[in-house]
Molecule: TPP riboswitch aptamer (THI element)
Organism: uncultured Balneolaceae bacterium
RNA sequence: ACCCAAGGUUGGGGGUGCUUGUAGCAACGGGCUGAGAUCAUACCCUGAGAACCUGAACCGGCUAAUACCGGCGUAGGGAAACCUGAUGCAUAUCUU
Numbered sequence: 001a002c003c004c005a006a007g008g009u010u011g012g013g014g015g016u017g018c019u020u021g022u023a024g025c026a027a028c029g030g031g032c033u034g035a036g037a038u039c040a041u042a043c044c045c046u047g048a049g050a051a052c053c054u055g056a057a058c059c060g061g062c063u064a065a066u067a068c069c070g071g072c073g074u075a076g077g078g079a080a081a082c083c084u085g086a087u088g089c090a091u092a093u094c095u096u
Stems, first nucleotide, its partner, number of pairs: 006084005011046004016040001017032006052077003058071004
């Protein structure tokens, strides 16, 4: 000097199931998991990228059921610029 942990600003990316009730559908409620179930001015992720997609109507397990848990996965894709930056940032506890 560069890179970088951890943050910030702006921009961008993404998902939205299973089950049940009124009653047959829409709509509106309840239950399950989860940060978030198209209730969202929200939530998550943004290259040290598992947010999310493909594989996948996959495989094993659990469950009322599920993309619920795990495998798959050192697989293949996937959305960026700037600022602060270890003497710092964030979080927790204590004190004032």